[in-house]
RNA sequence: AGAGUUUGAUCCUGGCUCAGAACGAACGCUGGUGGCGUGUUUUAUACAUGCAAGUCGAGCGAGGACAAUAGCUUGCUAUUGAGCCGAGCGGCGAACGGGUGAGUAACGCGUAAGCAAUCUGCCCCAUAGUCGGGAAUAACCGCGCUAACGUGCGGCUAAUGCCGGAUAUUGUGUCCUACCGCAUGGUAGGUUGACGAAAGAUUUAUCGCUAUGGGAUGAGCUCGCGUCUCAUUAGCUAGUUGGUAGGGUAAAGGCCUACCAAGGCGACGAUGAGUAGCCGACCUGAGAGGGUGAUCGGCCACACUGGGACUGAGACACGGCCCAGACUCCUACGGGAGGCAGCAGUGGGGAAUAUUGCGCAAUGGGGGAAACCCUGACGCAGCAACGCCGCGUGAAUGAAGAAGGCUUUCGGGUCGUAAAAUUCUGUCCUUAGGGAAGAAGAAAGUGACGGUACCUAAGGAGGAAGCCCCGGCUAACUACGUGCCAGCAGCCGCGGUAAUACGUAGGUGGCAAGCGUUAUCCGGAAUUACUGGGUGUAAAGGGCGUGUAGGCGGGGAUGCAAGUCAGAUGUGAAAUUCCAAGGCUUAACCUUGGCGGUGCAUCUGAAACUGUGUCUCUUGAGUACUGGAGAGGAAAGUGGAAUUCCUAGUGUAGCGGUGAAAUGCGUAGAGAUUAGGAGGAACACCAGUGGCGAAGGCGACUUUCUGGACAGUAACUGACGCUGAGGCGCGAAAGCGUGGGGAGCAAACAGGAUUAGAUACCCCGGUAGUCCUGGCCGUAAACGAUGAAUGCUAGGUGUGCGUGCAGCGAUGCAUACGUGCCGCAGUUAACGCGAUAAGCAUUCCGCCUGGGGAGUACGGUCGCAAGAUUGAAACUCAAAGGAAUUGACGGGGGCCCGCACAAGCGGUGGAGCACGUGGUUUAAUUCGAUGCAAACCGAAGAACCUUACCCGGGUUUGACAUGUACGUAUUACUGAGAUGAAAGUUGAAGGAGUCAUUCGUAAGGGUGACAGCGUACACAGGUGCUGCAUGGCUGUCGUCAGCUCGUGUCGUGAGAUGUUGGGUUAAGUCCCGCAACGAGCGCAACCCCUAUGUUUAGUUACUACCAUUAAGUUGAGGACUUUAAACAGACUGCCAGUGAUAAACUGGAGGAAGGUGGGGACGACGUCAAAUCAUCAUGCUCUUUAUGUCCUGGGCUACACACGUACUACAAUGGGGAGACCAGAGGGAAGCGAAACAGUGAUGUGGAGCCAAACCCAAAAGCUCUUCUAAGUUCGAAUUGCAGAUUGAAACUCAUCUGCAUGAAGCCGGAAUUGCUAGUAAUCGUGGAUCAGAAUGCCGCGGUGAAUGCGUUCCCGGGUCUUGUACACACCGCCCGUCA
Repeated sequence: AGAGUUUGAUCCUGGCUCAGAACGAACGCUGGUGGCGUGUUUUAUACAUGCAAGUCGAGCGAGGACAAUAGCUUGCUAUUGAGCCGAGCGGCGAACGGGUGAGUAACGCGUAAGCAAUCUGCCCCAUAGUCGGGAAUAACCGCGCUAACGUGCGGCUAAUGCCGGAUAUUGUGUCCUACCGCAUGGUAGGUUGACGAAAGAUUUAUCGCUAUGGGAUGAGCUCGCGUCUCAUUAGCUAGUUGGUAGGGUAAAGGCCUACCAAGGCGACGAUGAGUAGCCGACCUGAGAGGGUGAUCGGCCACACUGGGACUGAGACACGGCCCAGACUCCUACGGGAGGCAGCAGUGGGGAAUAUUGCGCAAUGGGGGAAACCCUGACGCAGCAACGCCGCGUGAAUGAAGAAGGCUUUCGGGUCGUAAAAUUCUGUCCUUAGGGAAGAAGAAAGUGACGGUACCUAAGGAGGAAGCCCCGGCUAACUACGUGCCAGCAGCCGCGGUAAUACGUAGGUGGCAAGCGUUAUCCGGAAUUACUGGGUGUAAAGGGCGUGUAGGCGGGGAUGCAAGUCAGAUGUGAAAUUCCAAGGCUUAACCUUGGCGGUGCAUCUGAAACUGUGUCUCUUGAGUACUGGAGAGGAAAGUGGAAUUCCUAGUGUAGCGGUGAAAUGCGUAGAGAUUAGGAGGAACACCAGUGGCGAAGGCGACUUUCUGGACAGUAACUGACGCUGAGGCGCGAAAGCGUGGGGAGCAAACAGGAUUAGAUACCCCGGUAGUCCUGGCCGUAAACGAUGAAUGCUAGGUGUGCGUGCAGCGAUGCAUACGUGCCGCAGUUAACGCGAUAAGCAUUCCGCCUGGGGAGUACGGUCGCAAGAUUGAAACUCAAAGGAAUUGACGGGGGCCCGCACAAGCGGUGGAGCACGUGGUUUAAUUCGAUGCAAACCGAAGAACCUUACCCGGGUUUGACAUGUACGUAUUACUGAGAUGAAAGUUGAAGGAGUCAUUCGUAAGGGUGACAGCGUACACAGGUGCUGCAUGGCUGUCGUCAGCUCGUGUCGUGAGAUGUUGGGUUAAGUCCCGCAACGAGCGCAACCCCUAUGUUUAGUUACUACCAUUAAGUUGAGGACUUUAAACAGACUGCCAGUGAUAAACUGGAGGAAGGUGGGGACGACGUCAAAUCAUCAUGCUCUUUAUGUCCUGGGCUACACACGUACUACAAUGGGGAGACCAGAGGGAAGCGAAACAGUGAUGUGGAGCCAAACCCAAAAGCUCUUCUAAGUUCGAAUUGCAGAUUGAAACUCAUCUGCAUGAAGCCGGAAUUGCUAGUAAUCGUGGAUCAGAAUGCCGCGGUGAAUGCGUUCCCGGGUCUUGUACACACCGCCCGUCA
């Protein structure tokens, strides 16, 4: 010292929240020790029991016990006792000490003064005195009453108890003088002679007693200032305010009484209500402040509740009295007793707060001459981590980085020198021994704490660590579990299958005998702003004026000294805080000293400023005079245009209204037109960001009355000013009440339309109202969303109305007041403001303090009412908001593009069939793809296989891979047969091998390894899940022209600029301009095919010339065609025009090709959590005699229906028949398959040739001839029957093809919708991949070969600039109301 949180991001405003400190605390988990403190904050609730105030025999009398002595009747009497006991009279104390905070908003407290208006026991000082008498009464005795408490009568007695008398001043009272004081009066001296004292005790020295004066201490009273909240409490007061007289008190006083007067308090907050003991101080804070009033100290108040007095120096008395009340207890029912807010303790309340302890040893208090007694004050101990402070729970060495835990990419990492182990130490602890200070004035005596602190010795690492947190704020991260569940959370927010945020574990971090949580207070919060905030748009300027109180106020001179400043004095208690020392081993704690204490009071001084008195000035303000401007206001009168209505004429069928209509008006004569009349309201043009007014507002003309502003002159007054809480007045529209008026317009209402509806927008009508009168209302986005006043601070340019100067003049210059725009400095969060400030300053007023609830409720005031004004809270949210930025969006705007529309051609949608999809069905109809961008899609081809699905049958280290261990031996391989649907199970028989090594001459044998089989274990396997965990690949916007960066500049910033602008382009293509200059990914080009040519090459291709043949068949040729390699060519290069002299565009020449020649490949930053875990790869998860694997059969081919994409058609531009002709690109060995033959045909037989420029597969439309003649046909071919062919183990479910027969629907297709701009559409055939077989699909190929394009208004999509926005998962957004 700040941080989090509003947004996609930004700046600001603004609230909420956090980090800090504190506590008489409580709760949760945990707990070794010592010291010092603290401990019923709640029920001022009720209290059992014990104790907390007594003491004095040296004041008094009597009694008792005991002891001694004496007498003796031997248990009685007398005497004595510095001895003992408990009552009584008497004295002092009990008014202190201790407790509590109920009451109290008050002279209660604090502070500073006063008492000339007072008292003061004990104590101190001084002076004087203490003479001499008397009468009683408790105790006691006797007799009674009563349950008890208690009490009556009679009798005896004492005193420091009580009462006369004497004496007495410096006492009290009267009078006089002097001096003093703010008044009453005080002080000193004198006069007078009225009144007033006393007590003894003990034994030689004191203690007492009385009077007076003084002191000290304590108390009483008065007063200045300060002391909480509410105005939704505005008026309060009758002893009330004052006076006179009297009473009362220690003392002033309405303190009390009588009489007289009518006062007193209050917006500077009376009265009322609520809350509260006040302060020193304590907590917090940089301070100013804010909060608190436990412990300690000062004051006050209270003592069961309320009231009262007595005694006394002192009380209206906590452990006294009386009365009343409530409660508790006792009772013989008549009556009595009691008061823990003393110390312990109990019940109760409560989240919560201790022992019925020890001692008077110390300190202090009461009594006493003293010894001493009393003291729950106090000193100590006990309980409680309640707080503060100290210490410990070990230290050093110790890497095989042990074991174990956790984790892992399996290599490791981490807990971690941590442990173990070795060597030590002994604080606390245990045991034993010693052992205080606190105790004083000489000696002696006296210690609760306490055998405590402390010291010594020994023992042994032994007995002693937890709590919270780990997403950000905020230091600290992983695994598992869970799966919007359980839960967390102070704020933001986590959790929906990979959670660093839940729970657990490991690890980390923090603090530590504690740690967290909760409550409260301060801080951060400048978020109530005195220090130190704001008010155009964020909350906030009163609608406007006038003016009261109040606040503030021009120049000069002079006096005073209230404010102000300086010095001095007193006070501001102690404790506390701070500083410095000192004492406990240290610290906390304690002791001593010092500083400080912002305040108050008194005295002295200064005189600048404020104030105040006096004198003076003119510039602020006002007056006077002279002018001109103006929709300023009020009243009366006048005018024309227009609408409507009435009357009359002309005249005929419509008028009116709308996007289009209808309601409405009209043949009973409308509308139109002409003339006349009535009536009300408003004043065209002029007219202008022009004028006037305080605002609201004011607009025809004339007259009358009237307010204000401005300019000029400088005659007058001489600060007379500014602001303005309350008050008063004005105040649009609507509305209310009265009486008029009513043409037009027009809420309500009615009708017609629109619409899903239409209580609206549009139309036809229409009443209040709008107008006048004289009253209410008192509000508006009453806005410049900007209070009033004054001064100062660059300019430029309009406009209104004055004045002055210059000029012949047009005009120019200067100045004043208004009214606009631009703009510097400055200011602002930005937008903006900018002499008409939102700048720089001063004065005064109003208002604001998160959003909602709410300008609501209640109360008050006002109003006829409507309502206005004043104006909350509960509850709820973490935002609400301002300005600006980038996007996206708009049934906003500008520009541009695209088969986007338009212009055309052909289709789809209707039919039949094919394929795909949905749905339905099913044992299964496997799965995926679902707007464009799924639906002849994955699938370039499901009879078995494929196959993932279903039924059934098998199998379990497995159909497939790697490794380990063990076992096996005619083991790899072949495999008759049996069984079975197959898989499989079983299995006669045959039967090898490779490498190394060893024995052996060799043959052959042994051992080991490989390969095989079996068993066991690791593991395999999964088309199981998640495309929302992923890689890769793909679609789409879109071949659209865009997307960015560096540096610079601008902006507080997000961002902007560049990339915008003027042109141009297919293009962010290029040119120009420009605070930008450059660059990158895209565009274009580079690549491939194609169109032209050249060169090279020439077989299997080609054939002009020369031969030859049936035939480019063969020689030959290298010209042509062609093939396939390398080059050339096209660049707006040339010309003209347009353009800005640019880029470029238009036209032309040349050229095979002309302005990217045509086509392809190529797809920027990104978007859609787009598609795919079933191509593949892959994390996590699930499964493991199954979700793996093998097999038979079935299914993927189902079928009321719906959709999509194709094919074939509906026919004559056609169908059928016959004839002759012309491609390109491909494929071919388990292949293509010729000729020839057979068959109506599919096809078969056949096998030449060809591993291909060689052989084979192979054109159709078109062309020529002919037939059909408008019909469900010689169109169309579905469907069905029969008979065949081919492939294949296999053709039923479920293949293709052929022949014959059958011959559906369909005659050009509703709404709607699609493709295409040239070798394109349309049309015709052809090849290939897949493939045993099986295309109307897909990918290619060539043949024939059009029409149209005015143009960009509209539909769709896109680009760019701009504008609005409360949108940003971005219009499929956001959001309002009702209902559930």